Predicted 3D model of a 441-nucleotide RNA (Bacterial RNase P class A) from Altererythrobacter sp. The organism belongs to Altererythrobacter, within Bacteria. It was read from a public genome assembly, where an Rfam model found it. Its Rfam family is "Bacterial RNase P class A". Rfam classes the family as a ribozyme.
């Protein structure tokens, strides 16, 4: 110059004029005014994950229910997230090999265009443990689809010419998949039937924290696919959520009905009117978690249903955070550590707004007596000449850049406890990076 590609940032700017919220000062009895500094997003959205924080469950071990993750190593408060590496796919040009159309040529070789196949960089994608623990399913089509074949074909034979018997699974056919792939060699014809090599299983020996690789030695050459199907295996998980909770202040009906189970022993001690009463601890029991043990707290009580009353007001919770921003070290990186600097919405029917101009971004159209740039004639420094710096003609031309000018248009989209992810939607426009080839130097 060309082709594949990943990644970061903006997501309108300046004035002016009127309006609006929080805090803070200052005027004012108050009402309210007056300076000042700040006021929606890269996703605010989806409510999908993880959390901080509140409240409830009584705790602890074990089980069970039910979810959720799913290569191996790291990062983080975690986390299904991130970053790095493993394995498998996907992935352009160039070159390879083929094959097809022109062209050249006596043929050929050679060139140019299309297609197919091997190669396949950055990169992207993966719901990436287990199918020999067990059950399910693989529809049509097809001879068969898992204790899975013989339709067609190929060989042998019989026959007497249209059939039968037999032997194969190379060749073809249905299919999403017909049981290891290419070759050779053997055979009637074939098959891992035997070889080499690629695949696979196994083994150990080197590398690597591991996932896993290599290379080499032995072997079946028989053990489909499917678990975002049930299942098993490993690990990880309380529940509800800011409309959580708190405080104030106000009202009311400490309401009404069914239904079940308990209100037990013993007796330190004390008091009696001498009839008797009270009663600590213990011990049985109930209730408080899904089940069960311990334990712990509480009981004479609770447990369950069902009907009915009052609160709808105000404060708070509410913004200093696992924060941002900048630089040093350490790490492939994710990120940690450390130093400096800074403080950016707190609304509550729910602010962050309108209006003009000017700039920006974008597409349409117009303008050649606008500029660049092409091109035509003349003229020309220099030069042996051929060229030719520069110039003049307001020459001609207007694809293209720039310029001036009119119009149009500027995406997706609004915080309500907060912070970390993904995932969706989006017009324009800036910037870096990594890879592959071609050329020049």
């Nucleotide at each position: 110059c060309c082709a594949g590609g990943g990644g970061g940032c903006c997501u309108g700017g300046c004035a002016g004029c009127c309006g609006c919220g929080u805090u803070a000062u200052c005027c004012g009895c108050a009402a309210g005014g007056g300076u000042a500094c700040c006021g929606a997003g890269g996703a605010a959205a989806g409510u999908c994950c993880g959390g901080g924080c509140u409240c409830c469950a009584c705790a602890a071990a074990a089980c069970a229910a039910g979810g959720g993750u799913g290569g191996c190593g790291g990062g983080u408060a975690a986390c299904g997230c991130c970053c790095g590496c493993c394995g498998g796919g996907u992935g352009a040009a160039a070159g390879u090999c083929u094959u097809u159309a022109g062209g050249u040529u006596c043929a050929a070789a050679c060139c140019u265009g299309g297609g197919g196949g091997c190669c396949c960089a950055a990169a992207c994608c993966c719901a990436g443990g287990g199918a020999a623990a067990g059950u399910g399913c693989c529809a049509c089509a097809g001879a068969g689809a898992g204790u899975a074949u013989a339709c067609c074909g190929c060989c042998g034979g019989a026959u007497u010419u249209a059939u039968c018997c037999g032997g194969u699974a190379a060749g073809g056919g249905u299919g999403a998949a017909a049981g290891g792939g290419u070759g050779c060699g053997g055979u009637a014809a074939g098959a891992g039937c035997g070889c080499a090599c690629c695949g696979c299983g196994c083994g150990g020996u080197u590398g690597g924290u591991a996932a896993c690789a290599a290379a080499c030695g032995c072997g079946g050459c028989a053990u489909g696919g499917u678990a975002a199907a049930c299942c098993c295996c490993a690990c990880c998980c309380g529940g509800a959520g800011c409309a959580a909770g708190g405080c104030c202040a106000a009202a009311u009906a400490g309401g009404g009905g069914c239904g079940g189970c308990g209100c037990g022993c013993c007796g330190a001690g004390g008091c009696u009117u001498c009839g008797g009463c009270c009663a600590g601890a213990g011990c049985a029991g109930a209730u408080g978690u899904g089940u069960u043990u311990u334990g712990c707290a509480u009981c004479g009580a609770u447990c369950g249903c069902c009907c009915g009353g009052g609160u709808u007001g105000g404060c708070u919770g509410c913004u200093c955070g696992a924060g941002c921003c900048g630089u040093a070290u350490g790490g492939c990186a994710a990120c940690a550590u450390g130093c400096g600097g800074u403080c950016u919405a707190g609304a509550u029917g729910a602010a962050u707004g309108g209006c003009u101009g000017c700039c920006c971004c974008u597409g349409c159209g117009c303008g050649g007596c606008c500029g660049g740039u092409g091109u035509c004639g003349c003229c020309a420094a220099g030069g042996a000449a051929a060229c030719a710096a520069g110039g003049c003609g307001c020459g001609c031309a207007u694809a293209c850049c720039g310029c001036g000018u009119g119009c149009a248009g500027g995406a997706c989209a609004g915080a309500a406890c907060c912070c970390g992810g993904c995932u969706u939607a989006c017009a324009g426009g800036c910037c870096c990076c990594c890879u592959g080839g071609c050329a020049a130097c």